[in-house]
Context: one part of a larger RNA
RNA sequence: GGCGUGUGGGGGAUGUCUUGGCACCAGAAGGCUGUAGGGCGUGGAAGACUGCGAAAAGUCCGGGGGAGUUGUCAAACGAAUCCUGAUCCCGGAAUACCCGAGCAAACCCAGGGAACUGAAACAUCUCAUUACCUGGAGGAAGAGAAAGAGAAAUCGACUCCGUUAGUAGCGGCGAGCGAAAGCGGAAUAGCCCAAACCAGGAGGUUUACCUCUUGGGGUUGUAGGACCGCAUUUAAGACCCGACACUGUAGCUGAACUCUCUGGAAUGGGAGGCGACACGAGGUGAAAGCCCUGUAAGCGACAUGGUGGGAGGCUGAGCGGUAUCCUGAGUAAGACUCAACACGUGGAAGUGAGUCCGAAGCGGCGGGGACCAUCCCGUAAGGCUAAGUACUCUCUGGUGACCGAUAGUGAACAAGUAGCGCGAGCGAAAGAUGGGAAGAACCCCGAUAAGGGGAGGAUACUGAACCUGAAACCACAUGCCU
Numbered sequence: 001g002g003c004g005u006g007u008g009g010g011g012g013a014u015g016u017c018u019u020g021g022c023a024c025c026a027g028a029a030g031g032c033u034g035u036a037g038g039g040c041g042u043g044g045a046a047g048a049c050u051g052c053g054a055a056a057a058g059u060c061c062g063g064g065g066g067a068g069u070u071g072u073c074a075a076a077c078g079a080a081u082c083c084u085g086a087u088c089c090c091g092g093a094a095u096a097c098c099c100g101a102g103c104a105a106a107c108c109c110a111g112g113g114a115a116c117u118g119a120a121a122c123a124u125c126u127c128a129u130u131a132c133c134u135g136g137a138g139g140a141a142g143a144g145a146a147a148g149a150g151a152a153a154u155c156g157a158c159u160c161c162g163u164u165a166g167u168a169g170c171g172g173c174g175a176g177c178g179a180a181a182g183c184g185g186a187a188u189a190g191c192c193c194a195a196a197c198c199a200g201g202a203g204g205u206u207u208a209c210c211u212c213u214u215g216g217g218g219u220u221g222u223a224g225g226a227c228c229g230c231a232u233u234u235a236a237g238a239c240c241c242g243a244c245a246c247u248g249u250a251g252c253u254g255a256a257c258u259c260u261c262u263g264g265a266a267u268g269g270g271a272g273g274c275g276a277c278a279c280g281a282g283g284u285g286a287a288a289g290c291c292c293u294g295u296a297a298g299c300g301a302c303a304u305g306g307u308g309g310g311a312g313g314c315u316g317a318g319c320g321g322u323a324u325c326c327u328g329a330g331u332a333a334g335a336c337u338c339a340a341c342a343c344g345u346g347g348a349a350g351u352g353a354g355u356c357c358g359a360a361g362c363g364g365c366g367g368g369g370a371c372c373a374u375c376c377c378g379u380a381a382g383g384c385u386a387a388g389u390a391c392u393c394u395c396u397g398g399u400g401a402c403c404g405a406u407a408g409u410g411a412a413c414a415a416g417u418a419g420c421g422c423g424a425g426c427g428a429a430a431g432a433u434g435g436g437a438a439g440a441a442c443c444c445c446g447a448u449a450a451g452g453g454g455a456g457g458a459u460a461c462u463g464a465a466c467c468u469g470a471a472a473c474c475a476c477a478u479g480c481c482u
Base pairs, nucleotide, nucleotide: 001481002480003479004478005477006476007475008474009473015467016432017431020403021402022400023399024398025397026396027395028394029392030391031103032102037099038098039097040053041052042051044077047073048072049071059093060092061091062090063089064088068081069080070079107138108136109135110134111133112132118125122172148155149154159186160185161184162183163182169177170176190384191383192382193328197216198215199214200213201212202211203210204209221362223327224326225325226324227321228320229319230318236315237314239313240312244308245307246306247305248304249303251299252298253297257272258271259270260269261268273290274289275279281293282292283291334356335355336354337353338352339351343369364379365378366377367376368375419426420425439466442454443453444452445451
């Protein structure tokens, strides 16, 4: 010097654990008004978090609860308070400094709107009516009571799910895109105007009429209504009110075990019992149905919310005749240019938009995928409408062949913190002594250190740089070889 072994140091892997996350389910809730969010204050006490607001870890009222309490890191001290019921929990009220007029996770509707990508290049196409931007609303939104569907003498508002079906189709017929009717379910709910006509009022006026307005009337396709006759007020209701019931926001009662052994400690071993509408779960010095919190079951509200909800109010029906009147106009249709329809201009219907043009009026009009005929279906150019559906910033409960500290949220810890950046913004690391601090009194070496040796304490190699404590690396000791 090398190799090996042992003992340590070093380091923080691994194992075990979980306060925290992730995903989903059910129920609730879905808004807030000097808001969201900040700043600065506020305690006996310096800082951070939490709470609160100059009435400032709080004030007042009502309820619950029943012994200690003055939030946490975080102990000590000080000063207080409390069975004449505090701290604490729930409901209501008050206060609410300075800045800040909109704020809010996703869902929804509307207006704008890409590219990478795919097509093995690329231009139509695709990605995609996506990302993103803007506006708007609600707890849902949107849609919605047929000028529907489409072929059966059929169905009967809308929405959502399954299927139809990767079918019919569309497509540089490439890549790809991709229905509908029908059927099976979820949930069900239908209504109101405009007009004709009547009455009142106002204005104009050639006093026969016109316009405006208020009330009545009326609301549909087997056409209906006005008008003329005849009859008359029920069902129901999404509107108003609401006794009462249930329920949310604190809580309460709540069964049943001892002995012995090991041990520091019994929930473990042994023995004998008990409860169970409760053997879910968590905790307790090791593994507990019977120790504790609880669980099953049952009970509970001054106050303030939610849901259902009788009676009542309000709204609201029918039969016949006639063919005089009404039934949504710069509208429908058409032309050109586009968009969206699964449908890329195609034979391209139907829908929407811009420009131009421009009807009929119920003996009417539109549709049934060019167009025409027959037949059938519907009644546009006004409006409202719950439920079934979507989502989860949030609350409550539950579940997991989800993670277990380089994982799982970026964040289990003073985390959107420290730090970085002019700024928009970027953005960490960091968990575990022990059952209990019992956190090592006292003695010794040392410098009144660091560190160590005794003692104490089940254990201190559990000693605070603290569970376990791998490897690299280092030291010492030793065996062998040179």
Predicted 3D model of a 482-nucleotide part of an RNA (large-subunit ribosomal RNA, domain I) from Fimbriiglobus sp. The RNAcentral record of the full RNA draws on ENA.